[in-house]
Transfer RNA from Lachnospiraceae bacterium UBA1729, 72 nucleotides, folded computationally. Rfam family: tRNA. Rfam classes the family as a transfer RNA. From the family's description: Transfer RNA (tRNA) molecules are approximately 80 nucleotides in length.
RNA sequence: GCACAUAUAGCCAAGUGGUUAAGGCCCUGGACUGCAACUCCAGUAACGUUGGUUCGAAUCCAACUAUGUGCU
Numbered sequence: 001g002c003a004c005a006u007a008u009a010g011c012c013a014a015g016u017g018g019u020u021a022a023g024g025c026c027c028u029g030g031a032c033u034g035c036a037a038c039u040c041c042a043g044u045a046a047c048g049u050u051g052g053u054u055c056g057a058a059u060c061c062a063a064c065u066a067u068g069u070g071c072u
Stems, first nucleotide, its partner, number of pairs: 001071007010025003018055001027043005048064005
C1' cells in the first nucleotide's frame, strides 16, 4: 500500500427495511430474612462518525475512524 472481517448499554450478545431495538451478567428499588445470601417482582442505560437511498435505515450504499486477519 491492497483485500477481507468486525464495531449495538459498564460487560457479553440477538436482531438482514416497518409498531416500543430481544436475552444474560452487572447496577438500582421492592418482596422475602433477625441481618445477609439465594430466590422472586419492577426499573435505568445502547446501534463507531459523517453523508446518501427510501414514505420509513441498527439493517442498503459511499467515505472516514478504530480493532483484527491475510497478501505485498
Lineage of the source: Bacteria > Bacillota > Clostridia > Lachnospirales > Lachnospiraceae.